[in-house]
Molecule: c-di-GMP-I riboswitch aptamer
Organism: marine sediment metagenome
């Protein structure tokens, strides 16, 4: 090489969450590390905390998210002549 097997965007449904988002199940846009890891950047979100406002509200802020954003660090199927 080829094959066998693998993951599942979006959207639906049903939980979780304050949101971002996760989980299941159906679904398949893609993916050769779309496997694990929040270290580092980047993104998203602001319950709570500060700050401002006569009120309505509104700025900032991660400890929350995200590895299907991108480096880094782990680990690793299959494999013919």
């Nucleotide at each position: 090489a080829a094959a066998a097997g693998g993951c599942a965007a979006a959207c639906g449904c049903g939980c979780c969450g304050a949101a971002a988002g996760g989980c299941g199940c159906g679904g398949a846009c893609g993916c050769a590390a779309a496997g694990c890891u929040a270290u580092g950047g980047g993104u998203c979100u602001g319950u709570g905390g500060u700050c401002c406002u006569a009120u309505c509200g509104g700025a900032c802020u991660a400890u929350g998210a995200u590895c299907g954003c991108c480096a880094g660090g782990c680990c690793g199927c299959c494999g013919a002549a």